Context: one part of a larger RNA
Molecule: large-subunit ribosomal RNA, domain IV
Organism: bioreactor sludge metagenome
């Protein structure tokens, strides 16, 4: 020196990213228990107090119920109450520092964020505020159902049937979900535009039997064979109208009150409409340790208010909440070797000798 125990004067978180660690707390029995609440809770809140042995005493009582007795005949009903277990409260009296005498047995409490809640999750670095949840919504399906698996029978869905099954958002409960259909999905429309395969053949080329030519060539019907034009010609798209708990989106400059300050208010300019309630320096606040308050001697964090929201805001939910959390934050008791500052001990290893 290391590990792993155990004890410390005084102080008691001054450690430290942060009480991590370790301490404390702790079982039964009695007293007494607050805000807040979805009246169940919250609660073992919190905070007292008691606990051993003899004696009184084989204690009160209780549990079971042998045994005997009445009534009476029912596999009843009443008394009796052995034995054996259980077992308070009250007095008196004894020992020790200490009686749940070893062991093994919640710390608590006050604010605040997420997430209601019990669950579940990265086997093997992450348990969470993730994921799921009950509740809500919205779409799709009328049954040989939509929706899935299969090239196909067939099968799942369901041996279900709209109080049912599928798909997609929100996420217990309280009050609530404002405005926007211009873009893009989706729905319904079908008059008109554009529009494919296909029909359809006006037309145009090729070849050449013949014909002209001295040849060279030109010209050239029928067939054949290549192209091919109007016209007809569906959904779809344009168009028309619905739909935001669909995807999504929710302005700006400038003036204006008898102090200044601000601007109920007015002009203008753009849009589909311009953010309402509600909360707000937030798990969102760049400037920024905004600025007041609160706590501390002393607070980049906490909590309470402001609102100038660089860049919240209403089922990609908005705000709130009782219970709940090996969650996250700040704060106080209690506690202690975490610390001021280290000291000893016991054991295992490690290091030297054999």
């Nucleotide at each position: 020196c290391u590990c792993u125990g155990g004890u410390u004067a005084a102080g008691g978180a001054a450690c430290u990213a942060g009480g991590c660690a370790a301490a404390a707390u702790a079982a039964c029995c009695c007293c007494g228990u607050a805000a807040c609440u979805u009246c169940g809770g919250g609660a073992g809140a919190a905070g007292g107090g008691g606990u051993a042995c003899c004696c009184c005493a084989u204690u009160a009582u209780u549990g079971u119920g042998a045994u005997c007795g009445g009534c009476c005949u029912g596999c009843g009903c009443c008394g009796u109450g052995a034995g054996c277990a259980a077992g308070a409260a009250g007095g008196g009296g004894u020992c020790g520092c200490a009686g749940u005498g070893a062991a093994g047995a919640g710390g608590c409490c006050c604010a605040a964020g997420c997430g209601a809640c019990u669950g579940u999750u990265u086997a093997u670095c992450a348990a969470a505020a993730a994921c799921a949840c009950a509740g809500g919504u919205c779409u799709a399906u009328g049954c040989g159902a939509a929706g899935g698996c299969g090239a196909a029978a067939g099968c799942c869905a369901c041996g279900g049937u709209a109080u049912a099954u599928a798909g997609a958002c929100u996420g217990a409960c309280a009050c609530c979900u404002g405005c926007c259909c211009g873009g893009u999905g989706c729905c319904g429309g079908a008059a008109g535009g554009u529009u494919a395969a296909a029909u359809g053949g006006a037309g145009a080329g090729g070849u050449u039997a013949g014909c002209a030519g001295c040849a060279a060539u030109g010209c050239g019907a029928a067939g054949c064979u290549u192209c091919g034009a109007a016209a007809u010609g569906a959904a779809g798209c344009c168009c028309c109208g619905g739909u935001a708990a669909a995807c999504g989106g929710c302005g700006g400059c400038c003036g204006u009150a008898a102090c200044u300050a601000u601007a109920a208010c007015g002009g203008u300019c753009c849009u589909a409409a311009g953010g309402u309630a509600g909360c707000g320096a937030a798990a969102u606040u760049c400037c920024u340790u905004g600025u007041c308050g609160g706590g501390u001697a002393a607070g980049u964090u906490c909590c309470g208010a402001c609102c100038u929201g660089c860049a919240c805001g209403a089922a990609u939910g908005g705000u709130g909440c009782a219970a709940c959390g090996a969650u996250u934050u700040g704060g106080g008791c209690g506690c202690u070797g975490u610390c001021u500052c280290a000291a000893c001990c016991a054991g295992g290893g490690g290091c030297u000798c054999g």